[in-house]
Description: The RNA shown here (small-subunit ribosomal RNA) has 1532 nucleotides and comes from a Planctomycetaceae bacterium. It matches the Rfam family "Bacterial small subunit ribosomal RNA". Its mean pLDDT, the model's own confidence on a scale to 100, is 81. The sequence is in RNAcentral, with records from ENA.
RNA sequence: CAUUUGAAGGGUUUGAUCCUGGCUCAGAAUGAACGUUGGCGGCGUGGAUUAGGCAUGCAAGUCGAGCGAGAAGCCUCCUUCGGGAGGUGGACAGCGGCAAACGGGGUAGUUAUACGUAGGUUACGUACCCUUGGGACCGGGAUAGCCACGGGAAACUGUGGGUAAUACCGGAUAAUCUCUGCGGAGCAAAUGGUGAGAUUCCGCCCAAGGAGCGGCUUACGCGAUACUAGGUUGUUGGUGAGGUAACGGCUCACCAAGCCUGAGAUGUCUAGGGGGUGUGAGAGCAUGGCCCCCACCACUGGGACUGAGACACUGCCCAGACACCUACGGGUGGCUGCAGUCGAGAAUAUUCCGCAAUGGGCGAAAGCCUGACGGAGCGACGCCGCGUGUGGGACGAAGGCCCUUGGGUUGUAAACCACUGUCAGAGGGGAGUAAGCGUGAUAGGGUUAUCCCUUUCAUGAUCUGAACGAGCCUCAGAGGAAGCACGGGCUAAGUACGUGCCAGCAGCCGCGGUAAUACGUACUGUGCAAACGUUAUUCGGAAUCACUGGGCUUAAAGGGUGCGUAGGCGGUUAAAUAAGUAGGAUGUGAAAUCCCCCGGCCUAACCGGGGAACUGCGUUCUAAACUGUUUAACUCGAGUAAGAUAGGGGUGUGUGGAACUUCCAGUGGAGCGGUGAAAUGUGUUGAGAUUGGAAGGAACGCCGGUGGCGAAAGCGACACACUGGGUCUUAACUGACGCUGAGGCACGAAAGCCAGGGUAGCGAACGGGAUUAGAUACCCCGGUAGUCCUGGCUGUAAACGAUGAGCACUAGACGGGAGGGGCUUCGGCCUUUCCGGUUGCAGCGAAAGCAUUAAGUGCUCCGCCUGGGGAGUAUGGUCGCAAGGCUGAAACUCAAAGGAAUUGACGGGGGCUCACACAAGCGGUGGAGCAUGUGGCUUAAUUCGAGGCAACGCGAAGAACCUUAUCCUGGGUUUGACAUCUAUGGAUAGGCCGCCUGAAAGGGAUGGUCUUGCCUUCGGGUGAAACAUAGACAGGUGCUGCAUGGCUGUCGUCAGCUCGUGUCGUGAGAUGUAGGGUUAAGUCCUUAAACGAGCGCAACCCUUGUCCUUAGUUGCCAGCGGGUCAUGCCGGGGACUCUAGGGAGACCGCCGGUGUCAAACCGGAGGAAGGUGGGGACGACGUCAAGUCAUCAUGGCCUUUAUGCCCAGGGCUGCACACGUGCUACAAUGCGGCGUACAAAGGGACGCAAACUCGCGAGAGUCAGCAAACCUCAAAAAGCGCCGCUCAGUUCGGAUUGCAGGCUGCAACUCGCCUGCAUGAAGCCGGAAUUGCUAGUAAUCGCGGGUCAGCUAUACCGCGGUGAAUGUGUUCCUGAGCCUUGUACACACCGCCCGUCAAGCCACGAAAGCGGGGGGCGCCUAAAGUCGCUGAGCCAACCUUCGGGAGGCAGGUGCCUAGGGCGAACUUCGUGAUUGGGACUAAGUCGUAACAAGGUAGCCGUAGGGGAACCUGCGGCUGGAUCACCUCCUUU
Repeated sequence: CAUUUGAAGGGUUUGAUCCUGGCUCAGAAUGAACGUUGGCGGCGUGGAUUAGGCAUGCAAGUCGAGCGAGAAGCCUCCUUCGGGAGGUGGACAGCGGCAAACGGGGUAGUUAUACGUAGGUUACGUACCCUUGGGACCGGGAUAGCCACGGGAAACUGUGGGUAAUACCGGAUAAUCUCUGCGGAGCAAAUGGUGAGAUUCCGCCCAAGGAGCGGCUUACGCGAUACUAGGUUGUUGGUGAGGUAACGGCUCACCAAGCCUGAGAUGUCUAGGGGGUGUGAGAGCAUGGCCCCCACCACUGGGACUGAGACACUGCCCAGACACCUACGGGUGGCUGCAGUCGAGAAUAUUCCGCAAUGGGCGAAAGCCUGACGGAGCGACGCCGCGUGUGGGACGAAGGCCCUUGGGUUGUAAACCACUGUCAGAGGGGAGUAAGCGUGAUAGGGUUAUCCCUUUCAUGAUCUGAACGAGCCUCAGAGGAAGCACGGGCUAAGUACGUGCCAGCAGCCGCGGUAAUACGUACUGUGCAAACGUUAUUCGGAAUCACUGGGCUUAAAGGGUGCGUAGGCGGUUAAAUAAGUAGGAUGUGAAAUCCCCCGGCCUAACCGGGGAACUGCGUUCUAAACUGUUUAACUCGAGUAAGAUAGGGGUGUGUGGAACUUCCAGUGGAGCGGUGAAAUGUGUUGAGAUUGGAAGGAACGCCGGUGGCGAAAGCGACACACUGGGUCUUAACUGACGCUGAGGCACGAAAGCCAGGGUAGCGAACGGGAUUAGAUACCCCGGUAGUCCUGGCUGUAAACGAUGAGCACUAGACGGGAGGGGCUUCGGCCUUUCCGGUUGCAGCGAAAGCAUUAAGUGCUCCGCCUGGGGAGUAUGGUCGCAAGGCUGAAACUCAAAGGAAUUGACGGGGGCUCACACAAGCGGUGGAGCAUGUGGCUUAAUUCGAGGCAACGCGAAGAACCUUAUCCUGGGUUUGACAUCUAUGGAUAGGCCGCCUGAAAGGGAUGGUCUUGCCUUCGGGUGAAACAUAGACAGGUGCUGCAUGGCUGUCGUCAGCUCGUGUCGUGAGAUGUAGGGUUAAGUCCUUAAACGAGCGCAACCCUUGUCCUUAGUUGCCAGCGGGUCAUGCCGGGGACUCUAGGGAGACCGCCGGUGUCAAACCGGAGGAAGGUGGGGACGACGUCAAGUCAUCAUGGCCUUUAUGCCCAGGGCUGCACACGUGCUACAAUGCGGCGUACAAAGGGACGCAAACUCGCGAGAGUCAGCAAACCUCAAAAAGCGCCGCUCAGUUCGGAUUGCAGGCUGCAACUCGCCUGCAUGAAGCCGGAAUUGCUAGUAAUCGCGGGUCAGCUAUACCGCGGUGAAUGUGUUCCUGAGCCUUGUACACACCGCCCGUCAAGCCACGAAAGCGGGGGGCGCCUAAAGUCGCUGAGCCAACCUUCGGGAGGCAGGUGCCUAGGGCGAACUUCGUGAUUGGGACUAAGUCGUAACAAGGUAGCCGUAGGGGAACCUGCGGCUGGAUCACCUCCUUU
């Protein structure tokens, strides 16, 4: 000098929305592991699993300055040469001292004898160290080693002899020590070591003090579980004794009966604790590896000994398991020390170097020991740092990938040029980690001194470095050094190919079924980087356990209700106190860590120094407002009293009437009863009906009411008796007596149970009848338990207001019930308390809604919730006679389950409205024959498409060949029948006429004739066209209409579909577009938070109906003229018709009425036409993955001597049958014959064809006219007139067949049409069912056209002629529109969805049992060992009168006790034939229970029944639709 600083969300439930709620992701972290990859260094870190077993080496010794003895070696002397003596030397071992209780390892046990924090110890200990004061006198007896002799395989050990001490013992002395009765009594030592020499140095003894270390003890803190609720007998306390260093039931004897526990004892499970660590904004949550402190453990269990200290990791004894040695007698061992090994495991290192440093033990010291420690090795295990080059370099190389073929991208990236030299490599040299220590001297100090401290110097023959070796110098050369994951969203980053619900991916949502940004690969991009991903785990996000910081009407969640114990909380005033509370001071909160500052390694990680912090605990002082405690008071909370009062409050006893059933009797005579309709049932043995009488049981009409009472359940005739609570008034009394309420106790609908009664009606079960595919149901006829009473049990409900209790506060308005007060004009008004309702503001709420009876605002207490399913199940406990209740999980599984509201869709919901939808009519279809299309069948082939409406006389407005197709059979062809281009070739070549072969196509050889683009200098050039060869490519009616464009159908010519702005709503959305009228219409008017606008409607367009005008040819001909047998035939004309241009006309404009002063409607007038005049074209937003790849176009795929192309023949026409659409009919409103009248709209040159001739006719011949208001097809038909037929399978009907002809065409066999003659079938009006049509319509009649050589046309598209009936309504069927309602539907009711059964798979429960573990209990036995008793055996020190004694030891024995055995229980785990339900699984079976009134409203409790969902009874709820009524409210 410095520290306070910190908070993000996303995905996923829905068609969409808001909310609730779970799942999941992004972050950080790790003693990690796995996959791919891997250059260097620094600092850390590394057996988490089997506290499993361990080979080998090392990990605790040291002291000769405590003691005796003393090997080898060396020296000297002697020698009998064997050796001996002395000295030196000091090994091995021993006695003795100190250490070995530290250091090192591990976390098994332990929920408290632990740990943490703060205290206490007058209830204690302490070797070594420091300080102080004293002392050290006189003696003694042993014993190792050693020697000798033994035992034993070994380990080891016995006997005898002799020896030392700082080993052991006795005596003396002794206080400041100890005991004490205060008189007194008692207790020690090594004059040892060094040295010439010690009161002095090192040691010894006593005492006191200190430091450090320990023992004991107190309080508080410190896991889970109540599916563990009672535990305890030395247990709790006392007295006395023993024991301990010390207090103490620590132990014992006696006495008392205590002690702990819901603030969780006891039991069970789990676990070393803390400093800290991870995360987090914090509070918290999770955790306790490395480092530090504490505890505990040392093969498992028990025990003591020694010692200052142990009940002792590398000491002892015993027992057990395991392993090893053995001579079988007996012994030995303990890596949870460092390395290492095996095992198990996803997984964790070297049998390294050194005591140089730091530290420890011993020693006076040198020194010795030290797997502590210092270092190195291995591992990307973690953190940190460095590098893998730098600059230039575009024509933007090559290659790769993509491509719209232009290009883009990889990409300055590379190559190439110029540099640099970090790291790694080679060589050199080398700082530092070393400070000290010994010896000798020097000066000073300590009284003395051999000792100590300080200063300085010298010296170490080489005094001390295990390991690291930084930085530096030289060399070489871009050389040796980049990967991993990801790219659908979350989440930064996309393209191509392959694959085709396969292979696969996936954290969640989810991708993949032929165009996959989601799989695999490639390219490319993004992120991180010597790493990157994955997995596991923790915290976070998660306010998703909510202290900070959540909730409970409907989402999960208020106990069924009350009383009340503990507990929690508690009115007003004053005083005291100081427990809580607040402030100051002080002690402590170890160090390390975290944070800040400074510093040291090049930096960082790392490390050092200082500070802050450690939010805690203790002590002390102060304050006294608040809480607590104590004391004294108060009255407003609460209660008492007095007076008044309402009530289906409760219990018991008695009484009553109506109804019902049964019985008796009378009347009476055929049915009754029941239902949608029936039947079972009942009745002539007399029912039902009716009258009278009797009996019985149950329930109490009207009053009766969102009226009353009760805590809830619940309570309803009347009377009496007993009894609980409430309200109001008064303000007399008490004086906080209160609120809530875990456990506990009591009450508690219905059903059910036990015992005894009772039983009229009703009525589970059951029987029968119906219904039905079935009907274990709904409906009907019966009917037992039960329903009722008494006594007992059960204890649950949608026990609901789905809303716990209490207190207080916070706008109103209007009703109801029970009271009081005031005023009054006697009508009423004002005010107040309690109960019970409706509506509504603020506020709240996800919304719906609640709103003084809160779901608002606060306080207090209790209960409950934490995703769905599994499951209110299993197990355990407990209650119950049982049924069952209360308490109450997990495995597994899903990514949702859910609430409220929104828009749609739907409803066997409602309202309004419309439509040939029905009704009223007319005509048909369905029956017949035929035509035609389709299915089916058949076939070599019967090409393909269309499939409810909206496929089926449809594509096809023309299948004999052609058409015509991957249709079939057969023949041929391959750059192709057709298009474009390139290369080469040679003038080949093309058209026409010929030849051979062949069914043709095609193939082959070859003759004649005709023909040639462009340029030109006229010599030629080019190579256009064509041919041949080769290659690009052509071709495909091949596939996908679910990849598409375009076109079309349908709802539907239905009236709807939207937008802008505004407003409302958190939002999806709503409003507008709804209401009241009106319309064909969202057409218009009006009202209203809407105001406007768009696409639709309508109108504009075409046509038709009337008139006017203009223009008259090919049309017309009134008037004028001409002509003809006759005809606009001619001149002329524009009047008329007509043609085709332009205009007029119709608008509810006018009148009356209705209506809101409107829109509009009804009627009328006028008018050719009247309310859109008729018809057409025109088809909103959208729906159906509707139809079409075979009209066309087109992506992708497939095919290429074929799925292309050409050709011949066949097929598309096939026929037992079924269906659709039609034609013709069945006849007299008809048919036939003859005569006769009137259209419109069209076509015509590859054509229409008049007239004429021939033919019965189809037609033929020939040809006038006409590219058309000119000519022609062309005759209209029904009609009208006359005649015939007379009801018949016919003069109806025309199928079928035969013969003869005609026409088209290359060709009519398969397979055309027409004509004539002949033949003359079915059919006499059509079952169930079904269709069209509202006026110039239906019906009926003919005409024309397209396609086309011809035709199968009865089809289709048009045209005109004749020309009706019925309805003026909306009950029903169908469809549609608007509003509203319910919904569990949204792929939208062809929806959703439940349960049994069957199959597969998974986890769990039960189960005769079987097997293992755990901790206790009881009995038996009992090692080692302490303690006690004994001790006749043995014994050196002391005493002795010499006998012995004191004391001790061996041995024996008692208590305790590890272990072992037996037994009965408890608890836990595994397994188990069989069994039970549960979860899950594209397309199994049976039904259809729920969602709409779900077709019997649903659900709750209970009981019975049933294949199953379920059904039924009893009571309850609305979380039920609809209609009507009652009440209440809002508005006027």